Molecule: transfer RNA
Organism: Mycobacteriales bacterium
RNA sequence: GCCCCGGUAACCCAAUCGGUAGAGGUCGCGGUCUCAAACACCGUUCAGUGUCGGUUCGAGUCCGACCCGGGGCA
Numbered sequence: 001g002c003c004c005c006g007g008u009a010a011c012c013c014a015a016u017c018g019g020u021a022g023a024g025g026u027c028g029c030g031g032u033c034u035c036a037a038a039c040a041c042c043g044u045u046c047a048g049u050g051u052c053g054g055u056u057c058g059a060g061u062c063c064g065a066c067c068c069g070g071g072g073c074a
Base pairs, nucleotide, nucleotide: 001073002072003071004070005069006068007067010026011025012024013022019057028044029043030042031041032040050066051065052064053063054062
C1' cells in the first nucleotide's frame, strides 16, 4: 500500500427488506427469601449507534471520506 471483518448502554451482544434503538446477558440500584449473607427470584437506572458529509418523508442499516481494533496479502 491493497483486501476482508468489526465499532450500538459501564461491559458483552441483538436489531429481519430502510420505518419509535434494547430482544437478551453481566454490572449497579431496590425488593422477596435468610438469624445474616451467598445463591435464586422479582423490579429497575443507564445509548441516538466511531467521526464528518450525502441519499431519503424517514438511516444502526444504503453511499463517500476519515478514525480506531482484528485478520490476510505484498